[in-house]
C1' cells in the first nucleotide's frame, strides 16, 4: 500500500463482480485468461433417470508463465 471472511446496497440463469462497511492475510494479494486446474450453466446435444458433452463464461487471495514496481 492492498484487504479476506462477514454485513448493507446494486449487476448477473449463475460461479462471480462492482460501491460502501470491515480485516483475515499478503513483499508484488499490483497488472494480463497464454499453460494447468478449480468453478458455473440461461443456449445447443446426449439419457428412462441421475448426469454426461459441445460451447460460452467465471476465480490472478490455487499454481506456472509473461509484464510493472516502493523503502533499503
Nucleotide at each position: 500500500g492492498c484487504a479476506a471472511a462477514c454485513c448493507c446496497g446494486g449487476g448477473g440463469c449463475g460461479a462471480c463482480c462492482c460501491g460502501g462497511g470491515g480485516a483475515c492475510g499478503c513483499a508484488a494479494a499490483g497488472c494480463c485468461a497464454c499453460g494447468g486446474g478449480a468453478c458455473u450453466g440461461a443456449g445447443g446435444g446426449g439419457c428412462a433417470g441421475c448426469c454426461c458433452c459441445u460451447c460460452a463464461g467465471u476465480c490472478a487471495g490455487c499454481c506456472g508463465g509473461g509484464u510493472u514496481a516502493c523503502c533499503g
Predicted 3D model of a 72-nucleotide RNA (c-di-GMP-I riboswitch aptamer) from a soil metagenome. The RNAcentral record of the sequence draws on MGnify. The coordinates come from a structure-prediction model, not an experiment, and the mean pLDDT is 86.